[in-house]
């Protein structure tokens, strides 16, 4: 400092379930707690692409009641890219 993660050394994080709580229509999320599939950026940013939801919103359908069918402004950074920062060893 571009690059690398066998080994090591102090660590770190936590996917699923579980129990308490609490936000949201939903999808998801937050805090505490046991567990630990897993990660060298599993710190952190919706810019690109995917993916989930559809309150509310259009459009048909229907006498209604309701029912389809798009749509993100929601939401996922542990779905891939990029962007920003970051430790320890190596070199």
């Nucleotide at each position: 400092c571009a690059c690398u993660g066998a080994a090591a050394a102090g660590g770190g994080c936590a996917a699923g379930c579980c129990u308490g709580u609490c936000c949201g229509a939903a999808a998801g999320g937050g805090c505490a707690g046991g567990u630990a599939c897993g990660c060298a950026a599993a710190g952190u940013c919706a810019c690109c692409g995917g993916u989930c939801u559809a309150c509310g919103g259009a459009a048909c359908c229907g006498c209604a009641a309701g029912g389809u069918u798009c749509u993100a402004u929601g939401a996922c950074a542990g779905c891939g890219g990029g962007g920003c920062u970051g430790c320890c060893a190596g070199g």